[in-house]
Molecule: c-di-AMP riboswitch aptamer (ydaO/yuaA leader)
Organism: Anaerolineae bacterium
RNA sequence: AGACAGCGGACGCCGAAUGCGCGCACAGAGUACAAGUGUGAGCAACGGGGGAACCAAUUUGGGGCGAAUUGUCACCCAACGCGCAGCGUUGGCCGGCACAGGGCGAGCUUCUUCCGUCCGAGCCCGACAGCUAACCUCGUAGGCGUGGAAGAGGGCUACU
Numbered sequence: 001a002g003a004c005a006g007c008g009g010a011c012g013c014c015g016a017a018u019g020c021g022c023g024c025a026c027a028g029a030g031u032a033c034a035a036g037u038g039u040g041a042g043c044a045a046c047g048g049g050g051g052a053a054c055c056a057a058u059u060u061g062g063g064g065c066g067a068a069u070u071g072u073c074a075c076c077c078a079a080c081g082c083g084c085a086g087c088g089u090u091g092g093c094c095g096g097c098a099c100a101g102g103g104c105g106a107g108c109u110u111c112u113u114c115c116g117u118c119c120g121a122g123c124c125c126g127a128c129a130g131c132u133a134a135c136c137u138c139g140u141a142g143g144c145g146u147g148g149a150a151g152a153g154g155g156c157u158a159c160u
Base pairs, nucleotide, nucleotide: 011145012144013143014142018044019043020042022040023039024038025037026036045140046139047138048137049136050135055130061128062125063124064123065122070098071097072096073095076092077091078090079089080088081087082086101119102118103117104116105115108154109153110152111151112150113149114148
């Protein structure tokens, strides 16, 4: 000097997943304060679901969260059919290529354009839910580390 690992802190990203105080416990040590951790019930904020009239809808099961839908090609497997070297149809599996759609490229923030880059999953309800005022109810997790430009606005701070 560098690498790896651990702990703590700052900033930032996806996402609703944040802020605040109170009680109890850890808790003994001479006692107290402060801080921390866990837990319980709350307030605020953000997010989801259910739920009239009116309207809509007409039942192939259907529905919810989420950007996460749709198509196509190829290998292999299974079933069926045929004119049986093989071909076709359906389904499954896996890998590509696209598509609806979505995120990021920060240094206060909003919008637009270009360029680049990535995602395009998964889970849940259980015969049941359109919209939906009042009303009812649920969640506040988890996972990560970017750093290219141009233009038009808003805001904050400092100086005069």